[in-house]
Molecule: glmS glucosamine-6-phosphate activated ribozyme aptamer
Organism: Bacillota bacterium
RNA sequence: ACAGUUGCUUAAGCGCCUGGACUCGCUUCGCUCACGGAGAGUUAUGGAAGCGAGUUGACGCGGUGGAGGUUAGCGAACCAUUCGGCGGGUGCCUCCCGGUGUUCGUCCGCGCCGAGAAAUGAAGCACAAAACUGUUGGGGAACUGGCAGGACAAAGGCUUUUUAGGACGAGGG
Numbered sequence: 001a002c003a004g005u006u007g008c009u010u011a012a013g014c015g016c017c018u019g020g021a022c023u024c025g026c027u028u029c030g031c032u033c034a035c036g037g038a039g040a041g042u043u044a045u046g047g048a049a050g051c052g053a054g055u056u057g058a059c060g061c062g063g064u065g066g067a068g069g070u071u072a073g074c075g076a077a078c079c080a081u082u083c084g085g086c087g088g089g090u091g092c093c094u095c096c097c098g099g100u101g102u103u104c105g106u107c108c109g110c111g112c113c114g115a116g117a118a119a120u121g122a123a124g125c126a127c128a129a130a131a132c133u134g135u136u137g138g139g140g141a142a143c144u145g146g147c148a149g150g151a152c153a154a155a156g157g158c159u160u161u162u163u164a165g166g167a168c169g170a171g172g173g
Base pairs, nucleotide, nucleotide: 014087015086016085017084019083020056021055022054023053024052025051026050027049028048029047031046034042035041059075060074061073065096066095067094068093069092070091097114098113099112100111101110102109104169105168106167107166108165119163121161122160123159124158125157132149133148134147135146136145137144138143
């Protein structure tokens, strides 16, 4: 220096779980099945309860000036456990800082944003992953990972266009 193996880290639609759901084991019940002449009794097929060990618990897109507050955007899939909860958080609100539009400049006001610093309306443009299919791993199971294939959003983004003041000053006519 190259190659291989193992572990850890690389997380912000992100992490987690004492509920629920599901799986397995043990124990109990004897409701059910079966055996039995028998509602005697036996029995673990199903079921219930308890205990233990596990599994599951959101698919991407978008999004961060500082402080505080707070119930944090968008669609996809499913046709519903993506249920329920906890933590965090780039959302939103207020203030501050900064930029910008409103006039060439300054100030004030108003508006919009965050160093990619303009919002609303209209038109146009490009863009996802899971699901699904195929294949290959892990686990006894619930379940879970990799690779390949081809598809489909919305918000937001980009481009064009639309709308919005006063004072003073400067320059030009």